Background: Predicted 3D model of a 71-nucleotide RNA (transfer RNA) from a Thermoleophilaceae bacterium. The sequence is in RNAcentral, with records from ENA. Its Rfam family is "tRNA". Rfam links the family to the GO term triplet codon-amino acid adaptor activity. The organism belongs to Thermoleophilaceae, within Bacteria.
RNA sequence: UGGCCGGUCGUCUAGAGGCAGGACGCUGGGUUCUGGCCCCAGAAACGGAGGUUCGACUCCUCCCCGGCCAG
Repeated sequence: UGGCCGGUCGUCUAGAGGCAGGACGCUGGGUUCUGGCCCCAGAAACGGAGGUUCGACUCCUCCCCGGCCAG
């Protein structure tokens, strides 16, 4: 420098045009003498900027970050 893959709640991960889901963790409540386990509820995320579209996490362009390959 070029090519390929990836970036989603605090963490790990699903979703690939139509309201973003799960697990763990966290918060509140229930249960318990207390704590844990267990049960219920809740908060919490689409790397950035443009474009396409009625509608973008999803498609296109550029950029940033990480990994791999080539030189």